FMN riboswitch aptamer (RFN element) from a bacterium, 162 nucleotides, folded computationally.
């Protein structure tokens, strides 16, 4: 240096941003729906900003290759829990420059972002018949929450062998 076997530690970020300001509450004035101050109020509309998990790979990647997470169906094995396994799903990039080599750097421009809740907002239905009432559906990468989790892995210590 490589390896075997036990143990140990450590393994994911990011606006409570600006703006608008409807239902709502509270006053005032009006006195047929009204018209005004005040609070309060978007993840929903409008504008910027901001974030990037392991290992790879001629040379540093969110968008290349391949892993892990999340969700969804088995099997083994358990009084059960918990182990341990197998299968599904599984987003997104291009021009130019440097160069020996970069879909990895620089420049310029896009782009994507588990599941579950919240949710002023969009859809589709039914009822009702003057303003309504209700059923489903679709609405966050950055809020909440499983997770004080699991992990892809990396790092160390003992120990044996080569």
């Nucleotide at each position: 240096u490589u390896u075997u076997a036990u143990c140990u530690u450590c393994g994911g970020g990011a606006c409570a941003a600006g703006g608008u300001g409807a239902u709502g509450c509270c006053g005032g004035c009006a006195g047929g729906a009204g018209c005004u101050g005040g609070c309060g109020g978007a993840u929903u509309c409008c504008u910027g900003a901001c974030c990037g998990g392991c290992g790879g790979u001629u040379a540093c990647a969110g968008u290349c290759c391949g892993c892990g997470a999340c969700u969804c169906c088995g099997g083994c094995u358990u009084a059960g829990c918990a182990g341990c396994u197998g299968g599904a799903c599984u987003g997104a990039g291009a021009c130019g420059g440097u160069g020996g080599a970069a879909u990895c750097c620089c420049g310029u421009u896009a782009c994507c972002g588990a599941c579950a809740g919240u949710g002023a907002g969009g859809g589709a239905g039914g009822c009702a018949g003057g303003c309504g009432c209700u059923u489903c559906c679709c609405g966050a990468g950055u809020c909440u929450g499983g997770a004080u989790g699991g992990g892809a892995g990396a790092g160390g210590a003992u120990u044996g062998g080569a």